[in-house]
RNA sequence: AGGGUACGCGCGGGAGAGCGUCCGGGGUAACUCGGACCGCCGAAGGAGCAACCGCCCCGGAAUCUCUCAGGCAACCGGACCGCGCGGAUCGA
Repeated sequence: AGGGUACGCGCGGGAGAGCGUCCGGGGUAACUCGGACCGCCGAAGGAGCAACCGCCCCGGAAUCUCUCAGGCAACCGGACCGCGCGGAUCGA
């Protein structure tokens, strides 16, 4: 000089499923706040199984499963992907 890995920041992309019903408070209304109930979704987070990695132990491990949490017009959020920058680290 040029790379790998994870992280942080910025930018771009980024799915699914209810603008559900009822009750109460505020408001002229639009609307808003709280509660109860029914239905639904998986891609924040969390939990479970374990193909696989690992000789064994320890450990890691899915976009699969659950739906605690979260979400179900738009906005926001969003796993994950790409690009740029930053320091860290690895190895020849």
Glycine riboswitch aptamer, 92 nucleotides, folded computationally. It was read from a public genome assembly, where an Rfam model found it. The coordinates come from a structure-prediction model, not an experiment, and the mean pLDDT is 77.